[in-house]
The prediction has a mean pLDDT of 77. The RNA shown here (Bacterial small signal recognition particle RNA) has 100 nucleotides and comes from a Bacillota bacterium. It was read from a public genome assembly, where an Rfam model found it. It matches the Rfam family "Bacterial small signal recognition particle RNA". Its family is annotated with signal recognition particle, plasma membrane targeting and SRP-dependent cotranslational protein targeting to membrane, signal sequence recognition in the Gene Ontology. Rfam classes the family as a non-coding RNA gene. The source organism's lineage runs through Bacteria, Bacillati and Bacillota.
This record gives sequence, C1' cells and structure tokens, in this order.
RNA sequence: GGCCCGGUCCCGUGCGGCGCAAACUCAUGAACCCCGUCAGAUCCGGGAGGAAGCAGCGGUAAAUGAGAGCUUGCGGGUGCCACGGGGCCGCCGGGUUGGA
Repeated sequence: GGCCCGGUCCCGUGCGGCGCAAACUCAUGAACCCCGUCAGAUCCGGGAGGAAGCAGCGGUAAAUGAGAGCUUGCGGGUGCCACGGGGCCGCCGGGUUGGA
C1' cells in the first nucleotide's frame, strides 16, 4: 500500500431504564344551596298515624396531601441494548498479503 470483516454514521422495529402526567389505595373534605339517617322541637289529624326537617352522625363531589410500584400515555445527548435495511469522505480495531 492492497483486500476482507467489524465498529463509528443514517433509517426502521423492539426491549430495559429514568422523568412527568393520568389511573389505583388511604387520609382530609359541603353550616345551607349533595345523599342517607334524622334526637329535640315544629306542622296536619278527633285518633291511629303522617309531613317537612335544624343540630349530630354516616357516606360522598370538586379539590388537596401521602403511598408504593401492578396499568396507561408522553418525553430524552437514556443503554460499552437486540434485530433488520442502507452507506463507507474519513477514523478505530482485527485478519491476510505485497513492497521498502
């Protein structure tokens, strides 16, 4: 110097991991304009009974906080990842060969 192979490069598919959001569990959570139950008291009735319903209690809505890692979505200068296709101006590594 030549040849061959691989990597670096580009595209596609996929896997893991990180971050964010949603969903999930728990907690808080409506004086009244949510639900249920409605003590007391009130109203209707001759009566039996019935009605509305404050406080209290319970359950929830919107929302907030905490929690883990089963789920979903999104994102990246994520990964000495996988596969396939493309490319070799160059660079790196390996093999082989020729010359000095």